[in-house]
Large-subunit ribosomal RNA, domain I from an Anaerolineales bacterium, 549 nucleotides, folded computationally.
Rfam family: Bacterial large subunit ribosomal RNA.
Context: one part of a larger RNA
RNA sequence: AGCUUACGGUGAAUGCCUUGGCGUCAAAUGCCGAUGAAGGACGUGGGACACUGCGAUAAGCCUCGGGUAGCCGUGUACAGGCGCCGAUCCGAGGAUUUCCGAAUGGGGAAACCCGCUGUGGCGAACCCACAGCAUCCCCUGGUUGAACACAUAGAUCAGGGGAGGGGAACCUAGGGAACUGAAACAUCUUAGUACCUAGAGGAAAAGAGAUCAUUCCCCUAGUAGUGGCGAGCGAACGGGGAUAAGCCCAAACCGGCCGUGCUUGCAUGGCCGGGGUUGUAGGACCUGACUUAUAGGAGUGAUAAAUCAAUCAGUUAGCAGAAUGGUGUGGGAAAGCCAACCAUAGAGGGUGAAAGUCCCGUAUGCGAAAAUAGAUUGACUCCUGUCAGGCACCUGAGUACCACCGGGCACGCUAAUCCGGUGGGAAGCUGGGGAGUCCACUCUCCAAGGCUAAAUACAUUUGACGACCGAUAGUGAACAAGUACCGUGAGGGAAAGGUGAAAAGUACCCCGGUGAGGGGAGUGAAAUAGAACCUGAAACCGUAAGCUU
Numbered sequence: 001a002g003c004u005u006a007c008g009g010u011g012a013a014u015g016c017c018u019u020g021g022c023g024u025c026a027a028a029u030g031c032c033g034a035u036g037a038a039g040g041a042c043g044u045g046g047g048a049c050a051c052u053g054c055g056a057u058a059a060g061c062c063u064c065g066g067g068u069a070g071c072c073g074u075g076u077a078c079a080g081g082c083g084c085c086g087a088u089c090c091g092a093g094g095a096u097u098u099c100c101g102a103a104u105g106g107g108g109a110a111a112c113c114c115g116c117u118g119u120g121g122c123g124a125a126c127c128c129a130c131a132g133c134a135u136c137c138c139c140u141g142g143u144u145g146a147a148c149a150c151a152u153a154g155a156u157c158a159g160g161g162g163a164g165g166g167g168a169a170c171c172u173a174g175g176g177a178a179c180u181g182a183a184a185c186a187u188c189u190u191a192g193u194a195c196c197u198a199g200a201g202g203a204a205a206a207g208a209g210a211u212c213a214u215u216c217c218c219c220u221a222g223u224a225g226u227g228g229c230g231a232g233c234g235a236a237c238g239g240g241g242a243u244a245a246g247c248c249c250a251a252a253c254c255g256g257c258c259g260u261g262c263u264u265g266c267a268u269g270g271c272c273g274g275g276g277u278u279g280u281a282g283g284a285c286c287u288g289a290c291u292u293a294u295a296g297g298a299g300u301g302a303u304a305a306a307u308c309a310a311u312c313a314g315u316u317a318g319c320a321g322a323a324u325g326g327u328g329u330g331g332g333a334a335a336g337c338c339a340a341c342c343a344u345a346g347a348g349g350g351u352g353a354a355a356g357u358c359c360c361g362u363a364u365g366c367g368a369a370a371a372u373a374g375a376u377u378g379a380c381u382c383c384u385g386u387c388a389g390g391c392a393c394c395u396g397a398g399u400a401c402c403a404c405c406g407g408g409c410a411c412g413c414u415a416a417u418c419c420g421g422u423g424g425g426a427a428g429c430u431g432g433g434g435a436g437u438c439c440a441c442u443c444u445c446c447a448a449g450g451c452u453a454a455a456u457a458c459a460u461u462u463g464a465c466g467a468c469c470g471a472u473a474g475u476g477a478a479c480a481a482g483u484a485c486c487g488u489g490a491g492g493g494a495a496a497g498g499u500g501a502a503a504a505g506u507a508c509c510c511c512g513g514u515g516a517g518g519g520g521a522g523u524g525a526a527a528u529a530g531a532a533c534c535u536g537a538a539a540c541c542g543u544a545a546g547c548u549u
Stems, first nucleotide, its partner, number of pairs: 001548009015534001016498002020469002022466009031166002039100003042055003046078001049075003061094006070082003105114003115133007135163010170201001171199005181188001185228001215242005225233002246451003249396001253274010279429001281395003285390006295384005307379006314372003318366003324339004340357002342346001348360003401424007411436001431446005485492002505533001508520004
């Protein structure tokens, strides 16, 4: 020095565990904000570092319910207190809620500085307290006031109302890539994706036929098509489900008010009210006939809109809730053995190992002062003519349509349908659009105004579940985690779980630097479970013995 064996050190794998994650299903819920949000800064405890809570009333104040023997949040103990005269705790409703932040009196390097007006302390000033004072839009009113005489526009002030900002994902709209694929690349694809912007809501969007309402799912079907007919893209008709709901204006006509023009009773404009809303056309107007309400229908969940009451069943705290002993191993029984009992409860979790009968629960039954949402009923509110004939008044215009161009439709064009740009440009019910170029016939529908729940998307909460993970996994985060740390910044972004049943966390003695660390002793079932703490592999480093050189 090597090998082997034994015993250690180091090291952290592995095993076991789970406080944390991930997902599915079901139900419920879904916007917050000038009455100052989201998010923060600073404070706040007896001492108080971090987290949590709270706001100068500051781990809290008040009221109403629930609830019962403990409590003063966690790491985390001490001191000192509170509580059966019902605390702590849980739920509902209130009060307080510094400063910053849309931040809004002005400024500003956020959490700071400096004002004006009024009232009050307080009485001239100083100082202090309270209230108000941003901008934009709309409405109303006042004061002024051009071109231009009256007037109007405008200016300005006051009062009333609204907006502003935030929101993970979902939604709509306006813009809109490239890498990539095509085995290169240009049409094409990636993809109307990512991203930017604006806006809305609990959903959004779409939607009642110039479209067999709209929307979502399964099929039709990777079909028909489209396509440098390459790569690829990719329907519909129809069928089956989910859900189901339809309405209001404009106009004709009638009336009122205000204005303008003048020929002073006509024309015209605006506003308001009635009327009216469709395609087998409908409506207005005129004429005629019939008819009525003590009726019928509807409703605040769209079609108009407000409120209240009663009842019922929910949500936000909770309550009751069956039934076991012995023996015996062990540190410990819930294991073993013997013998019982309950069960609308033998789901699950905990308890010193493995418990239906020990604890929490479970099956089942019950419960609300307050708030809240739902159903039903009743108050209450709203709506309601029919037919026939005549007349030819109305029925959405720079619109439809056409040409060219562009976009979107699965469709890249001979390309219907839809949208936009430029240029032309109708008819008006004896009218007009569509049926995939176009024409004829036939059929069908009525554009150029508007609203509309549900089925759908996403998220949160609660419950249940998982051939989901088990600490290099599962969220980045089981721990002071979006923390420490890095970066000027946008931003990036960790590592880190486990003593024991219970701290019983080693009194006392000894060595040592009044150390670190250790040896006794003690606790404990175990201390090679001693806090660098379950198990404790390997690499690596030793000690001892044997063998080889």